[in-house]
RNA sequence: AGCUGACCAGACAGUCGCUGCAGAGUUCCUUCUGCAGAGGAAAGUCCGGGCUCCGCAGAGCAGGAUGCCGGCUAACGGCCGGACGCCGUGAGGCGAUGGAAAGUGCCACAGAAAACAUACCGCCGAUGGCCGCCGGUUCUUCGGAACCGCUGGAUCAGGCAAGGGUGAAAUGGUGCGGUAAGAGCGCACCGCGGACGUGGUGACACGGACGGCACGGCAAACCCCAUCCGGAGCAAGACCGAAUAGGCAAGCGUCGACGCUGCUCGCCGAGCUUGCGGGUAGGUUGCUAGAGCCUCGGGGCAACCCGCGGCCCAGAUGAAUGACUGUCCACGACAGAACCCGGCUUAUCGGUCAGCUUCA
Numbered sequence: 001a002g003c004u005g006a007c008c009a010g011a012c013a014g015u016c017g018c019u020g021c022a023g024a025g026u027u028c029c030u031u032c033u034g035c036a037g038a039g040g041a042a043a044g045u046c047c048g049g050g051c052u053c054c055g056c057a058g059a060g061c062a063g064g065a066u067g068c069c070g071g072c073u074a075a076c077g078g079c080c081g082g083a084c085g086c087c088g089u090g091a092g093g094c095g096a097u098g099g100a101a102a103g104u105g106c107c108a109c110a111g112a113a114a115a116c117a118u119a120c121c122g123c124c125g126a127u128g129g130c131c132g133c134c135g136g137u138u139c140u141u142c143g144g145a146a147c148c149g150c151u152g153g154a155u156c157a158g159g160c161a162a163g164g165g166u167g168a169a170a171u172g173g174u175g176c177g178g179u180a181a182g183a184g185c186g187c188a189c190c191g192c193g194g195a196c197g198u199g200g201u202g203a204c205a206c207g208g209a210c211g212g213c214a215c216g217g218c219a220a221a222c223c224c225c226a227u228c229c230g231g232a233g234c235a236a237g238a239c240c241g242a243a244u245a246g247g248c249a250a251g252c253g254u255c256g257a258c259g260c261u262g263c264u265c266g267c268c269g270a271g272c273u274u275g276c277g278g279g280u281a282g283g284u285u286g287c288u289a290g291a292g293c294c295u296c297g298g299g300g301c302a303a304c305c306c307g308c309g310g311c312c313c314a315g316a317u318g319a320a321u322g323a324c325u326g327u328c329c330a331c332g333a334c335a336g337a338a339c340c341c342g343g344c345u346u347a348u349c350g351g352u353c354a355g356c357u358u359c360a
Base pairs, nucleotide, nucleotide: 001357002356003355004354005353006352007351008350010328011327012326013325014324015323016322018037019036020035021034022033023032024031025030039334043345044344046343047342048341049340050339051233052232053231054230063229064228065227066226067225068082069081070080071079072078083097084095085094086093087092098224099223103222104221105218106217107216120164121163122160123159124158127157128156130153131152132151134149135148136147137146138145139144172190173189174188175187176186177185191213192211193210196207197206198205199204237285238284239283240282247276248275249274250273251272252271254270255269256268258266259265292311293310294309296307297306298305299304329332
């Protein structure tokens, strides 16, 4: 100067309050005493599980999530260890990292060409053609003509993809040979491919042969493959339960209508009494002893697991955990539980410790 991991989150004292529990007075209303009373993230509600209710023969479709390998775990998209790739001098960091010879699709701009190839500049022009110098042969109307050889030029046909240029990406890379110029055309090394052998549980690594390379990229495009997923959530759910208004049942020296000539009786409606039941307000519960915390011992590289012992550590429901005073310092960040737990992510003044790296 850094990397990784762990921890703390103003301290102390006093006074007055608030919530819960225990005890006592008192007795169903409070008082007193004692004890306890937010976090590393209580947050976002992004994953996973417990718990509760509903649904459910089994399996599948649809939809969603995950995606190198091995392990841990109740489970996970989490954690640990490893493999591979990239970054960093390094300690270390980051990575949705299965399949592109199943199929479909896309690759803007630029560029000749973006996927079964093609050629803008450029290189060559060996071979064939054109033009020219020189030499030779043949013919000749004595001007030349044809052919052959050698050599030069431009460039037509043609060859090339080395170089330049474009691009995020251009059909392996470097070197030597080779060639007219070039090219896996040939060779060496590196890369690549499918087999083989060795090591490893595995991802994968290494090795010597073989193959001149057998056609880029994108799957966080559709898709394919593998694995997992029933739904809703503590306002879940359970219990107690007024007043008022409904409902059901029984009864009546009451009233009215109907049946019957009348009484009795039957039936309907109203009223009164009693009982039952649902349910609202409200109350209780769920509620915090749990995949809990701590010490020690053991297993494991680790995550984590096992064992002995010890501890109890908020539980509110208009919702408590605060206010004031004094002293001190480095002058105090982000932020407030609401069924519980394991993670991830985000916010955070500052400080402490341990291990390690680089430079001087």